């Protein structure tokens, strides 16, 4: 020196075990903040807090109760729902680290 590897934040599946349906979580818009390959700036994404718009089966069974309402408890279904495990993918500018020669 030239090659070829590694490795971040996330994302998509598959799983597990939850969470709401008395609506919170998830999108989205505004403002305002943080973190992101080992280091350095940066670009895209991600993500906190605040406001705002918008949005979804409390359904079925059983018990307690005179009935309704309530309440436990089991089942299903809905949500751009949450974490954890697994697989698959995964920054570029410079410097850096592995390995061959």
């Nucleotide at each position: 020196u030239a090659c070829a590897g590694a490795g971040u934040a996330g994302a998509a599946a598959g799983u597990a075990c939850g969470c709401a349906u008395a609506a919170a979580g998830u999108g989205c818009c505004g403002a305002u903040g943080g973190a992101c390959g080992g280091g350095a700036a940066g670009u895209u994404g991600c993500u906190g807090u605040c406001g705002g718009a918008c949005g979804a089966c409390g359904c079925g069974g059983u018990c307690g109760a005179a009935a309704u309402a309530c309440g436990a408890c089991c089942g299903g279904a809905u949500g751009a729902u949450g974490u954890g495990c697994u697989u698959u993918c995964g920054c570029a500018u410079c410097c850096g680290c592995u390995g061959u020669c």
RNAcentral holds the sequence, with entries from ENA and Rfam.
THF (Tetrahydrofolate) riboswitch aptamer from a Clostridiales bacterium, 101 nucleotides, folded computationally.
The same sequence occurs in records of 2 taxa.
Its Rfam family is "THF (Tetrahydrofolate) riboswitch aptamer". Rfam links the family to the GO term tetrahydrofolate metabolic process.
The prediction has a mean pLDDT of 76.
Lineage of the source: Bacteria > Bacillati > Bacillota > Clostridia > Eubacteriales.